[in-house]
RNA sequence: CUUUGAAAAAGGCAAACUGAGGGUGACCUUAGGACGCAAAGCCAUUGCCCCGAUGUUAGGUCGGGGAGCGAGGCUGCCAAA
Numbered sequence: 001c002u003u004u005g006a007a008a009a010a011g012g013c014a015a016a017c018u019g020a021g022g023g024u025g026a027c028c029u030u031a032g033g034a035c036g037c038a039a040a041g042c043c044a045u046u047g048c049c050c051c052g053a054u055g056u057u058a059g060g061u062c063g064g065g066g067a068g069c070g071a072g073g074c075u076g077c078c079a080a081a
Stems, first nucleotide, its partner, number of pairs: 002081004012037002017032006035068001041074003045071003048066007
């Protein structure tokens, strides 16, 4: 450097749900909580899904949300080969 994640170890993240706060909403932040995760670290670039407004058949436009849906980009721990 490349590939891989069977075993081991050091650690990491945290679904549902609940409390508090924010938002019209999707949903977000925080505390608790662990279903899971080897990128469940970061980026809405692309596809997709969701919400709001507009609009009225174009399945459009505008704005927003989802990175724990796929792809892509950047970065990274441990171990094995």
The prediction has a mean pLDDT of 82.
A computed fold for an 81-nucleotide RNA, annotated as c-di-GMP-I riboswitch aptamer.
Of the family's consensus pairs, 95% are formed in the model.
The sequence was found by an Rfam model in a public genome assembly.